Background:
A computed fold for a 74-nucleotide RNA from a Candidatus Moraniibacteriota bacterium, annotated as transfer RNA. Lineage of the source: Bacteria > Bacteria candidate phyla > Candidatus Moraniibacteriota. The sequence is in RNAcentral, with records from ENA. The prediction has a mean pLDDT of 81.
RNA sequence: GGGCAUAUAGCUCAGUUGGUUAGAGCGCAACACUGAUAAUGUUGAGGUCUCUGGUUCGAGUCCAGAUAUGCCCA
Numbered sequence: 001g002g003g004c005a006u007a008u009a010g011c012u013c014a015g016u017u018g019g020u021u022a023g024a025g026c027g028c029a030a031c032a033c034u035g036a037u038a039a040u041g042u043u044g045a046g047g048u049c050u051c052u053g054g055u056u057c058g059a060g061u062c063c064a065g066a067u068a069u070g071c072c073c074a
Base pairs, nucleotide, nucleotide: 001073002072003071004070005069006068007067010026011025012024013023019057028044029043030042031041032040050066051065052064053063054062
């Protein structure tokens, strides 16, 4: 230098043919339970879906570019 893949909560990841509330597990906080922890149960907080622009009535999803990471080729 060329090609491919990935980027969604603190972490690991789902998200269907674009369709009207953005989710799960772990973690965190409170409460219940206990003599007290752990475990368990309930509830809650936490997201401008990497960034910029475009298409569309509507974008996490489609298109273009950028950035970061990984892999391959040279």